Overview: Bacterial RNase P class A from a Desulfosarcinaceae bacterium, 370 nucleotides, folded computationally. The coordinates come from a structure-prediction model, not an experiment, and the mean pLDDT is 76. The source organism's lineage runs through Bacteria, Pseudomonadati, Desulfobacteria, Desulfobacterales and Desulfosarcinaceae. Its Rfam family is "Bacterial RNase P class A". It is annotated as a ribozyme. The sequence is in RNAcentral, with records from ENA.
RNA sequence: GGAGCAGGCCAGACGAUCGCCGGUCUUAUCGAUCGGAGGAAAGUCCGAACACCAUAGGGCAGGGAGCUCCAUAACAUGGAGUCGCGGCGACGCGAAGGCAAGUGCAACAGAAAGCAAACCGCCCCGUCUUUGGCGGGGUAAGGGUGAAACGGUGCGGUAAGAGCGCACCAGUUCUCCGGGCGACCGGAGAAGCUAGGUAAACCCCUCCCGGUGCAAGACCAAAUAGAGGAGCGCUUGAGGGCGGCCCGUCCGAGCUCCCGGGUAGGUCGCUUGAGGUUCCGGGCAACCGGCAUCCUAGAUGAAUGAUCGUCAUCUUGGUCAUGGGUAACCGGACCAGGAUACAAAAUUCGGCUUACGGCCUGCUCCGGCC
Numbered sequence: 001g002g003a004g005c006a007g008g009c010c011a012g013a014c015g016a017u018c019g020c021c022g023g024u025c026u027u028a029u030c031g032a033u034c035g036g037a038g039g040a041a042a043g044u045c046c047g048a049a050c051a052c053c054a055u056a057g058g059g060c061a062g063g064g065a066g067c068u069c070c071a072u073a074a075c076a077u078g079g080a081g082u083c084g085c086g087g088c089g090a091c092g093c094g095a096a097g098g099c100a101a102g103u104g105c106a107a108c109a110g111a112a113a114g115c116a117a118a119c120c121g122c123c124c125c126g127u128c129u130u131u132g133g134c135g136g137g138g139u140a141a142g143g144g145u146g147a148a149a150c151g152g153u154g155c156g157g158u159a160a161g162a163g164c165g166c167a168c169c170a171g172u173u174c175u176c177c178g179g180g181c182g183a184c185c186g187g188a189g190a191a192g193c194u195a196g197g198u199a200a201a202c203c204c205c206u207c208c209c210g211g212u213g214c215a216a217g218a219c220c221a222a223a224u225a226g227a228g229g230a231g232c233g234c235u236u237g238a239g240g241g242c243g244g245c246c247c248g249u250c251c252g253a254g255c256u257c258c259c260g261g262g263u264a265g266g267u268c269g270c271u272u273g274a275g276g277u278u279c280c281g282g283g284c285a286a287c288c289g290g291c292a293u294c295c296u297a298g299a300u301g302a303a304u305g306a307u308c309g310u311c312a313u314c315u316u317g318g319u320c321a322u323g324g325g326u327a328a329c330c331g332g333a334c335c336a337g338g339a340u341a342c343a344a345a346a347u348u349c350g351g352c353u354u355a356c357g358g359c360c361u362g363c364u365c366c367g368g369c370c
Stems, first nucleotide, its partner, number of pairs: 001366010012311007020036006038342001042353002045351005050213004057247004062209005067081005082096001083094004097204002102202002104198002119143002121139008151169006170194002172191008217268004226259001228258005239251004275294003279290004312340009323330002
């Protein structure tokens, strides 16, 4: 100097003038004072708080999770690890239980792609028109096809071969020892046991799960027209609640449907919270605990804005300039111009995903100079 990896911070600031919303004070008029859009407010993808469903039981279906431990109100989130894969590396990714429970799927090529298979070949026997052909039997070591052919190398053995036997190696299963809370790691031994891929295929196994949602819900006010119609029922239970279904259980004397008419405004919920911040203690960390301190939007057709000036950051050009330095390269001041991203609360909070302009810190690799 270049190329990368991981993390953190900011998201413009100040002043003036005018305008809007909320709180507090006030003579309740005038006015004074304090505050007023995000890290993602977006997506509505997860999880909850809270409210209502009288209680919220059992089963089926359905949904979610799927290596271990920890954190959390909880989670498909986070932290620390184990294993696997990718990368020279810093690091990143993982939909990470089970294929020896069953059923499937895999183009083409190939004899054959789940217990299969004989195209070329090798061996034995017979036969014939005998450097070969035909028939029968055995074989899967060699060759071919393929991403993959059902352990590998060597020796023995065999008619020829084959884990058929042996040695070593790999895998699988089991036993024991050591380390670890654990997932797992290391070591020793036994068994010739040799059992492709795919479950992000159906499925099996283990664990978890009431519903609806601030348009929840509570209160006040207003209005009304039924000579209306039909069906079922009145404790032998109509109808309704408990997610979808079944069982069960509870409420229940009126309920359901059609036709017609009237009203639909306001208040609360509404922002003090699983809250923020400094410091201290525990913990590798996520996070937990303690003392102190702070109150930081509550609109309702929807407030938080507009104008001017200065500064800030980035960038382009020029000057100082014969700047500094051995070099590679690096820095400052001034002048002029331009730009300042993504984007807007609506019950609240913890996450995830997506969009985006700058600054800072640590680490890895490559090249060059001294």